[in-house]
Context: one part of a larger RNA
RNA sequence: AUCUUCCUAAGGGAAUUCGGCAAAAUGGCCGCGUAUCUUCGGUAGAAGCGGUUCCAGCAGGCUUGUUAAAGGGCUAGCUGGAUGCAAUGGCCAGGGGGGCCGGACUGUUUAAUAGAAACGUAGGUAACUGCAAAGUCUAAACGGCUUAGUAUAGUUGCUGAUUCCUGCCCAGUGCGGAUACCUGAAAAUCCUUUUCAAGGGAGCGAAGGGUCCGUAAACGGCGGAGGUAACUCUGACCUUCUUAAGGUAGCGAAAUGCCUUGUCAUUUAAUUGGUGACGUGCAUGAAGGGCUAACUAGGUCCCCGCUGUCCCUAGGAAGAACCUC
Numbered sequence: 001a002u003c004u005u006c007c008u009a010a011g012g013g014a015a016u017u018c019g020g021c022a023a024a025a026u027g028g029c030c031g032c033g034u035a036u037c038u039u040c041g042g043u044a045g046a047a048g049c050g051g052u053u054c055c056a057g058c059a060g061g062c063u064u065g066u067u068a069a070a071g072g073g074c075u076a077g078c079u080g081g082a083u084g085c086a087a088u089g090g091c092c093a094g095g096g097g098g099g100c101c102g103g104a105c106u107g108u109u110u111a112a113u114a115g116a117a118a119c120g121u122a123g124g125u126a127a128c129u130g131c132a133a134a135g136u137c138u139a140a141a142c143g144g145c146u147u148a149g150u151a152u153a154g155u156u157g158c159u160g161a162u163u164c165c166u167g168c169c170c171a172g173u174g175c176g177g178a179u180a181c182c183u184g185a186a187a188a189u190c191c192u193u194u195u196c197a198a199g200g201g202a203g204c205g206a207a208g209g210g211u212c213c214g215u216a217a218a219c220g221g222c223g224g225a226g227g228u229a230a231c232u233c234u235g236a237c238c239u240u241c242u243u244a245a246g247g248u249a250g251c252g253a254a255a256u257g258c259c260u261u262g263u264c265a266u267u268u269a270a271u272u273g274g275u276g277a278c279g280u281g282c283a284u285g286a287a288g289g290g291c292u293a294a295c296u297a298g299g300u301c302c303c304c305g306c307u308g309u310c311c312c313u314a315g316g317a318a319g320a321a322c323c324u325c
Base pairs, nucleotide, nucleotide: 002320003319004318005317006316007315008314009313011311012310015309020306028052029051030050031049032048037042039161053082054081055080056079057078058077060075061074062073063072064071083087095304096303097302098301099300100299101298102296103295107119108118123159124158125157126156127155128154129153135145136144137143164289165288167222168221169220172219173218174215175214176213177212178211181210182209183208189202190201191200192199223241224240225239226238227237250284251281262278263277264276265275266274267273
């Protein structure tokens, strides 16, 4: 000199870095005080400010004790004083605030690389099921679970609190129902090849299919071209092709936008970032969309405090390694 675990650093204070990762800082208790939003419960320990040790005096409160006291215990307070840089002096012991995204929340998970925005959830909705039920276990039968329950119940699928809403399309694929008619196997019946057998044919005719109706919180889907207003631009309006119907309310360069570092505003000295707007959205959109208080070891941006993350390294402690024995 190196490594590991620690300690301390003037001045600066995130310039480090993908990113404040790590460290520092905050911290207990008491008093005061507390915005915004809100589902009125919360948010909230919000934030922020002050106090905290010892001694003396004063005047209380509660309690014990007593006939009444004295005395003892506990407790909040006022005044004056003492020491130090510092009085929760050590240990223990929240950093805080703001914006946005996701998921409502507590909960669950990949035993041994993933704790999450995934799963679940209460709530919503649809389908099936009248009980010898639907669903399910068993090769089958008997039997069992559901259930010693009975549609305010049970099973299954989708969605995922609340609040505001949930548009159009049944042409296709499913599913349910109806059906005068068409199609539709074998068996049985009838006819037939001179009889038998094999064969040929006819009528009959199940489910299913055709046909008709319904159904999208079923699987799914939700256009193009041209013209038009007295500056220009835009196009309420018109024409046309076409579809089952042509995307409604909303939201929107988004966890979704290729072009793209879109444009404008704001934040910075400077921003491919963040936020707020704009909208012909390559390729948003309604069981899912939009908004949401609270919550979050979730993602992202900013501010305050704080710091060896850094400028830029240095010094120290213990151990390892190394060297010698």

Predicted 3D model of a 325-nucleotide part of an RNA (large-subunit ribosomal RNA, domain IV) from a Candidatus Woesearchaeota archaeon. Lineage of the source: Archaea > Nanobdellati > Candidatus Woesearchaeota. Rfam family: Archaeal large subunit ribosomal RNA. Gene Ontology terms of the family: ribosome and structural constituent of ribosome. Its mean pLDDT, the model's own confidence on a scale to 100, is 83.